[in-house]
Molecule: Bacterial RNase P class A
Organism: Thiobacillaceae bacterium
RNA sequence: GGAGUCGGCCAGACAGCCGCCGCGCGGGCAACCGCGCGGAGGAAAGUCCGGGCUCCACAGGGCAGGAUGCCAGGUAACGCCUGGGCGCCAUAAGCCGGCGGCGCAAGCUUCCGGCCCAAAGCGACGGAAAGUGCAACAGAAACAUACCGCCGAUGGCGGGUCGCAAGACCCGAUCAGGUAAGGGUGAAAUCGUGCGGUAAGAGCGCACGGCCGCGCCGGCAACGGCCGCGGCGGGCAAACCCCAUCCGGAGCAAGGCCAAAUAGGCAGACGUUGAGGCGGCCCGCCGAGUCUGCGGGUAGGCUGCACGAGGCGAUGGGCGACCAUCGUCCCAGAUGAAUGGCUGUCCACGACAGAACCCGGCUUAUCGGCCGGCUCCCACC
Repeated sequence: GGAGUCGGCCAGACAGCCGCCGCGCGGGCAACCGCGCGGAGGAAAGUCCGGGCUCCACAGGGCAGGAUGCCAGGUAACGCCUGGGCGCCAUAAGCCGGCGGCGCAAGCUUCCGGCCCAAAGCGACGGAAAGUGCAACAGAAACAUACCGCCGAUGGCGGGUCGCAAGACCCGAUCAGGUAAGGGUGAAAUCGUGCGGUAAGAGCGCACGGCCGCGCCGGCAACGGCCGCGGCGGGCAAACCCCAUCCGGAGCAAGGCCAAAUAGGCAGACGUUGAGGCGGCCCGCCGAGUCUGCGGGUAGGCUGCACGAGGCGAUGGGCGACCAUCGUCCCAGAUGAAUGGCUGUCCACGACAGAACCCGGCUUAUCGGCCGGCUCCCACC
C1' cells in the first nucleotide's frame, strides 16, 4: 500500500423568509397575539422473542400444551450478549502403512489410505447401552442378512491306494455347512491399519490409533489427560419419545377521573276532596301526573403520556458482556394526528425510510463517508 472480515460513529452542510405541534413567560374578558426553548430513526419497520405498566384470575399439587437445550457469566428478563469448551471445513510439508516401480543392498519413489497441524469462519451443540419408528434409489442385506467370491477343517457323497477286517491316507464334486478377507451397491455396510492366527476367516490374539464406561488427576463447569482397568455397541431425536429448566390470560381501544341533552331507573313530597296547563286575574275548557333529590351509563373532555432498567463525562472493578460511585443534562408527545415549504451558496449531489404506552434484543431495508481490531498478500528496513 492492497484484499477479506468484524465492530463503532455519521446520515448533505450553512444562511434567510414563511408556516405547523408542544411547553414556559407576558398581554388580552375571550378568540388570539408577542417572546424564548424543544420538535423522528438507526432502523421509528416486521411484531419474531424478553420485560415494565394496567386490569382480570389465582391455597397447594398434578395432567395436557408450548418454548428453550454444551458450560460459566452478564442482565429486570430473554430464544439476546460476553468469555470458554467440543465438533466440522485444507493445501503443502511431516509421520505411519499398502499395491506397484527402481536398486546387489542400504534405501529411493508415482499413486492410494490414515494421522498430525485450525488464525478467521461454520455448528437447534442434552440423551441413540429405555422403548417405538424411519432410511428414497441402488444393494444379498440398512440389526441381522450373503449376490459374486473364499473355504470345505467337521459330518455326509463318489473315486483311488493300503489292509483279512475294523479302519487309515489321498483326490474330486460342493450336499449339509463355515466365513465376512476381497469385489460390487450406497450418503452410510457394523471399529481402522499392520502382524499373528486359521480349512478359509473373524477383536479370535497382539501393537498402534479410534470410541464407550468406571476410577484417578486438572478445571467452578462444559471438558481435558502421552494415566490405570474393563469393553467394542451402525445412523437419524429439525421422527415420536426421555431428561432438565421456564411459562396464568388479555392488552394503552389496557386502565382511571369528570360528565351534558334525551329516554328509562330508585327514593321522597303533593295530587281525581283536582296537582298542573290555557301569558297576570275571574269564568270556562282540558286534565293524571307534577316537582325535588340520587345513582348508573352515552356524547364529549381530562388522564395514563414521557424523569427513564435515561443520555453524556470522569474514576474504580472485570479478559469481556457489564457493574459501582461521583458530577452534569432534560432531550418529540400528536389524536385527522405537528416535525414542512421556498430562495441562495457549496460539495463527495444525498439511500432506506415517519414516532403513537414505554424499554432491552433479534431480523429485514439502506446512497455513501470516517475511525479502529484481526487474518492474508506485496514492497522496503